[in-house]
Context: one part of a larger RNA
């Protein structure tokens, strides 16, 4: 030096990325216990006294409950009855020891806030979480041979269920609430017109070739090769309607008797132009924004403000008590984290033999 384990004067987080890791706190029993709050909760809140043995209290209170007796509904009955048994505290008085939950076990505690409600779940071998999930909300699809899955099939699930039941999707307890936009996308429902396949196969037109011939040519039937008029449905185009479907939610100028700002006007654009609440937030880039709090000192923390680069309403918005091995952040207590190291006990490494 390394691993284990114990003490430390003075101070007490000054240590760090961060009280990491130690030390503190502990039990029983009685006292006593805020904010908030969904009335359960918070709580073991906090904070506080007590503790061992002998004595007396006391063989007392209390627990168990026999024999016997009395009753009738005759029974494993009811109701008396105490005997054997067991056996405390509260209180009071002494005793020892450095200490009486003496060892061992055995909570540190409190205060603002972010995020998720919550118990749950997860990356078997780096991540346990604000991720997943959770009940509760809503949309939407399915009338039963459901709907959706799996399977070429035949068959299973679904469900031996039946719309208070099943399948998908999204959001996430609970309280307060979910604005505006159907242009686009999709989705639903509409059939007047427009497009539009297979199908059918009008018409022209080539080609062959009986006959005709004016010998140039024309050419019927039929068989072929083409052209393709009709007929033709969904679908798409139209036309609506739908946002807790995907998703979206503007600019520029001027304007009030100090300035400043603008309830107001003005034009442009759009499907409409972000309502409520909330913000420098897990989002703010100038930025350690600016004021206040807390420090002697605060790029963090908390409370306000609004210039929101580039919040915002189930891609859910603000709130919430409980809860959390959850992130910041103060403070008490308490310690070798530290100021600054020492010492001791183990077990290696190392040297020597």
């Nucleotide at each position: 030096c390394u691993c284990g384990g114990c003490u430390g004067a003075a101070g007490g987080a000054a240590c760090u990325a961060g009280g990491c890791a130690a030390a503190a706190u502990g039990g029983u029993a009685c006292c006593g216990u805020a904010a908030c709050u969904u009335c359960g909760g918070g709580a073991g809140a906090a904070g506080g006294u007590a503790c061992a043995c002998c004595c007396c209290g006391a063989g007392u209170a209390g627990g168990u409950g026999a024999a016997g007796g009395c009753a009738c509904u005759u029974g494993c009955u009811g109701c008396u009855g105490g005997a054997g048994u067991u056996g405390a505290a509260a209180g009071g008085g002494g005793u020892u020891g450095c200490a009486a939950u003496a060892a061992a076990u055995u909570g540190g505690u409190g205060g603002c806030u972010g995020c998720g409600a919550c118990u749950g779940u997860u990356u078997a071998g780096c991540a346990a979480a604000a991720a997943c999930a959770u009940a509760g909300c809503a949309c939407u699809c399915u009338g039963c041979a459901a709907a959706c899955u799996c399977g070429a099939a035949a068959g299973a699930g679904g469900a031996a269920g039946u719309a208070u039941a099943g399948g998908g999707u999204g959001u996430g307890a609970c309280g307060c609430c979910u604005g505006c936009c159907c242009g686009g996308u999709g989705c639903u429902g509409g059939a007047a017109g427009g497009u539009u396949a297979a199908u059918u196969g009008a018409u022209g037109g080539g080609g062959u070739u009986a006959u005709c011939u004016u010998c140039g040519g024309a050419g019927a039937a039929g068989c072929u090769c083409u052209u393709g008029a009709u007929c033709g449905a969904a679908g798409c185009c139209c036309c609506a309607g739908u946002a807790a479907a995907c998703g979206g939610c503007g600019g520029c100028c001027g304007u009030a008797a100090c300035u400043a700002u603008a309830a107001c006007g003005g034009u442009c654009c759009u499907a409409a132009g972000g309502u409520a609440g909330c913000g420098a937030a897990a989002u703010u880039c100038c930025u350690u924004g600016u004021c206040g709090g807390g420090u002697a000192a605060g790029u963090u923390c908390c409370g306000a403000c609004c210039u929101g680069c580039a919040c915002g309403a189930a891609u859910g918005g603000c709130g919430u008590a409980a809860c959390g091995a959850u992130g910041g952040c103060c403070a008490c207590a308490c310690u070798g984290u530290c100021u600054c190291c020492a010492g001791c006990c183990g077990a290696g490494a190392c040297u020597c033999a």
Notes: The part of an RNA shown here (large-subunit ribosomal RNA, domain IV) has 353 nucleotides and comes from Methylobacter tundripaludum SV96. NCBI's taxonomy places the organism under Bacteria, Pseudomonadati, Pseudomonadota, Methylobacter, Methylobacter tundripaludum. The sequence was found in a public genome assembly. The prediction has a mean pLDDT of 89.